[in-house]
Context: one part of a larger RNA
Molecule: small-subunit ribosomal RNA, central domain
Organism: Trichopus zeylanicus subsp. travancoricus
RNA sequence: UUGGGCAUAAAGCAUCUGUAGGUGGCUUUUCAAGUCCACCGUCAAAUCCCAAGGCUCAACCCUGGACAGGCGGUGGAAAAUACCAAGCUAGAGUACAGUAGGAGCAGAGGGGAUUUUCGGUGGAGCAGUGAGAUGCAUAGAGAUCGGAAAGAACACCAAUAGUGAAAGCACUCUCCUGGGCCAACACUGACCCUGAGAGAUGAAAGCUAGGGGAGAAAAUGGGAUUAGAUACCCUAGUAGUCCUAGCCGUAAACGAUGGAUACUAGGCACUGUGUGUAUCGACCCGUGCAGUGCUAUAGCUAACGUGUUAACUAUCCCACCUAGGGAGUAGGUUCACAAGAAUGAAACUCUC
Numbered sequence: 001u002u003g004g005g006c007a008u009a010a011a012g013c014a015u016c017u018g019u020a021g022g023u024g025g026c027u028u029u030u031c032a033a034g035u036c037c038a039c040c041g042u043c044a045a046a047u048c049c050c051a052a053g054g055c056u057c058a059a060c061c062c063u064g065g066a067c068a069g070g071c072g073g074u075g076g077a078a079a080a081u082a083c084c085a086a087g088c089u090a091g092a093g094u095a096c097a098g099u100a101g102g103a104g105c106a107g108a109g110g111g112g113a114u115u116u117u118c119g120g121u122g123g124a125g126c127a128g129u130g131a132g133a134u135g136c137a138u139a140g141a142g143a144u145c146g147g148a149a150a151g152a153a154c155a156c157c158a159a160u161a162g163u164g165a166a167a168g169c170a171c172u173c174u175c176c177u178g179g180g181c182c183a184a185c186a187c188u189g190a191c192c193c194u195g196a197g198a199g200a201u202g203a204a205a206g207c208u209a210g211g212g213g214a215g216a217a218a219a220u221g222g223g224a225u226u227a228g229a230u231a232c233c234c235u236a237g238u239a240g241u242c243c244u245a246g247c248c249g250u251a252a253a254c255g256a257u258g259g260a261u262a263c264u265a266g267g268c269a270c271u272g273u274g275u276g277u278a279u280c281g282a283c284c285c286g287u288g289c290a291g292u293g294c295u296a297u298a299g300c301u302a303a304c305g306u307g308u309u310a311a312c313u314a315u316c317c318c319a320c321c322u323a324g325g326g327a328g329u330a331g332g333u334u335c336a337c338a339a340g341a342a343u344g345a346a347a348c349u350c351u352c
Stems, first nucleotide, its partner, number of pairs: 004321002008303001012318001014201004021194002025088004033081001035077009049065003053061002091191001092188003098181002103177002106174004110154001114150008125136002162169002206247006215241001220236004258317005266295011299306002323351002325348001332343004
């Protein structure tokens, strides 16, 4: 280096954009770089291999001969790769028309609940638990009626549904913006796919500064339980949770399944969009494309399972793995305000 793997055994980057690189549709032409063929030169001897011979045999020695392969040169071949030139439209993209959506950002509005507070009524408990206690309450609680304020989250609809690259996204309305899907026709003419480095986005927690703070709640106090109880239960309760501007860059960031293309039995359900039949119209029934699920054949798989949304059959590109522990540790470096993140060993003795 080749050979083996990557859902669950070690192993798919959290996700995307994209540079270099790798890879690449159909037809014709050129050329001959790579490729292939023939010949020439060379690759010391020894060794290896083959066939004889010599030591009684053998090892050993000796004689002769090659195969294969490398490099250089000359001549040739042109199917396929590359190159040159011209074209095509099935990949890809653009324009016009339509459509679904919790896709993103910004702004405006909404109701109920909760807590607090003010006032009225009223007068002894409330709250809590397995049982209690701490706690609240005659300085009038809890309950009930009316007013006010605040902050956070948006019941039902709601789904196995939708959407986004992922993280994620739901009260209602509006502005701006991105993407998807689909019909007919037109245009460009391989512009594709992947993507080392690089860049962007990236839950929660955490950090910095300034606001905000209803509810619930790490830490913490108290009450219980218990042998103990730094817990589970109860009563209080701060950071944080919310907003603005930055940072952090990690998750069982999971489908534990990288992306793209093509092919490969069916059945059932749903979403979006066209279309055929039908109808006054809507359903129903059939069918195309795009997606979301269930089940199942072949195949694959150690099994479980997967199975046109593959873990099937093939091709291209990238990431990663190589016994367990030591260890995602040490040291170094880069990044970060810090917390830490990224990269990432070895000795070792123990096990195999």